């Protein structure tokens, strides 16, 4: 990288280096940002699986990821509602991110 399955409104920042753009892609939007962001390094810390355990709606422990602005920052396509409009709500899909496993 390929495919199953399952999860995405919860939960967590301190410093140092660094010096401009960044928030996954493309589009409006919004928002982060010289009071130094993104993005690397340290320390810290947070709980999804998964193992193992208990007094089993749960709780503790657990290598190895991952993960710490904003629902995955919102929309986008499709059905259903609701509304005079313009537009809003819900479900679903699409894309992605993570965890197990599969070859």
């Nucleotide at each position: 990288g390929a495919c199953u399955u399952a999860u995405c409104c919860a939960g967590a920042a301190a410093g140092a280096c660094g010096g401009a753009g960044g928030g996954a892609a493309u589009a409006g939007g919004c928002c982060c940002a010289a009071u130094g962001a993104u993005g690397u390094c340290u320390u810290g810390g947070c709980a999804a699986g998964u193992c193992g355990g208990a007094u089993u709606u749960u709780c503790c422990g657990u290598a190895g990821u991952g993960c710490c602005a904003a629902c995955a920052c919102c929309u986008a396509u499709c059905u259903u509602c609701c509304g005079g409009c313009a537009g809003g709500a819900a479900g679903a899909g699409c894309u992605g991110a993570u965890a197990a496993g599969u070859g």
SAM riboswitch aptamer (S box leader) from a Bacteroidia bacterium, 103 nucleotides, folded computationally. It was read from a public genome assembly, where an Rfam model found it. Model confidence (mean pLDDT): 81 of 100.